Predicted 3D model of a 74-nucleotide RNA (transfer RNA) from a Bacteroidota bacterium. The RNAcentral record of the sequence draws on ENA. Lineage of the source: Bacteria > Pseudomonadati > Bacteroidota. The coordinates come from a structure-prediction model, not an experiment, and the mean pLDDT is 81. Rfam family: tRNA. Rfam describes the family as follows. Transfer RNA (tRNA) molecules are approximately 80 nucleotides in length.
[in-house]
RNA sequence: GUCCCCAUCGUCUAGCCGGCCUAGGACAUCACUCUUUCAAGGUGAAAACACGGGUCCGAAUCCCGUUGGGGACA
Numbered sequence: 001g002u003c004c005c006c007a008u009c010g011u012c013u014a015g016c017c018g019g020c021c022u023a024g025g026a027c028a029u030c031a032c033u034c035u036u037u038c039a040a041g042g043u044g045a046a047a048a049c050a051c052g053g054g055u056c057c058g059a060a061u062c063c064c065g066u067u068g069g070g071g072a073c074a
Base pairs, nucleotide, nucleotide: 001073002072003071004070005069006068007067010027011026012025013024019057029045030044031043032042033041050066051065052064053063054062
């Protein structure tokens, strides 16, 4: 330099051949509950689509570019 893959709550991830309700789940965090207390359990809450454009009635999903990470070739 060319090409390919990946980027989603604090962490790991599902969804990614467009539409359904508030983007779901596990762990963690917080509140309440339970308990003599703690832990465990139960109930609830907060929390995310890397960034910028485009297509479309509608984009986490499709297209282009940028950034970051990984890989192949030279």